A computed fold for a 72-nucleotide RNA from Cercozoa sp. M6MM, annotated as transfer RNA. The RNAcentral record of the sequence draws on ENA. Rfam family: tRNA. Rfam classes the family as a transfer RNA. The source organism's lineage runs through Eukaryota, Sar, Rhizaria and Cercozoa.
RNA sequence: GCGCUGUUAGUUAAAUGGUUAUAAUUCGCGCCUUCCAAGCACGAGUUCCGGGUUCGAUUCCCGGACAGCGCA
Numbered sequence: 001g002c003g004c005u006g007u008u009a010g011u012u013a014a015a016u017g018g019u020u021a022u023a024a025u026u027c028g029c030g031c032c033u034u035c036c037a038a039g040c041a042c043g044a045g046u047u048c049c050g051g052g053u054u055c056g057a058u059u060c061c062c063g064g065a066c067a068g069c070g071c072a
Stems, first nucleotide, its partner, number of pairs: 001071007010025004018055001026044003030040002048064005
């Protein structure tokens, strides 16, 4: 330098164009318990950046950034 894959909550992952983006974990509060842990209930928090297509984009297209793998 070229190609491929990936980037979603603090972390790990779902979501193949459609109503409020989902789960686990984390954090906060409460219940339970003599206390802690575990368990239960409620709440908080997320689409890498910029454009394009579309009535509508996490999803499709283009460019950029970062990471991994391969080739030279």